[in-house]
């Protein structure tokens, strides 16, 4: 350093649902709240799905694959 993932350890994220907003919509942002996750940080390049006022056009990264980063050190 590359891998790797532990009955370890110090954290950390937040499903559904519920409020309030934005938005045609998917959904997204705050608060609540946990299903649950070794990248459930980040990226729309690839496949997918979902939506569509049909536009110098959208969503999901917690759907796979890929890039980038990052904490611990058992086997």
């Nucleotide at each position: 350093u590359u891998u790797c993932g532990a009955c370890a350890a110090u954290g950390g994220c937040a499903a559904a649902c519920c409020c309030a907003a934005g938005g045609c919509a998917a959904c997204u942002u705050g608060g609540g709240g946990a299903c649950g996750c070794a990248a459930a940080g980040c990226c729309a390049c690839c496949g997918g799905u979902c939506g569509u006022a049909c536009a110098u056009g959208g969503a999901c990264a917690g759907c796979c694959g890929g890039g980038u980063u990052g904490c611990c050190g058992a086997a």